[in-house]
């Protein structure tokens, strides 16, 4: 050098080209408990690697690059 996977909150997963990107853990508060864990309930967190490009509409699809895996010689 070349092919092939991967990237979405601190973290692990969802989401058919179409609603305000959903859910679990975690962390905050608050209920309850003598306390603490477990349980409720609520509350915070995403410009979905970057940039462009199709398109009324892009986490989707297209190119490039960048980051991590894996195969090749």
């Nucleotide at each position: 050098g070349c092919c092939c996977c991967u990237g979405u909150g601190g973290u692990c997963u969802a989401a058919u080209g179409g609603c305000u990107a959903a859910g679990g853990c975690a962390u905050c508060g608050g209920c309850c408990u003598u306390c603490u864990a477990a349980g409720c309930c609520g509350a915070c967190g995403a410009u979905u690697g970057u940039g462009g490009g199709u398109u009324c509409g892009a986490a989707u699809c297209c190119c490039a690059c960048c980051a991590g895996g894996g195969g090749u010689a």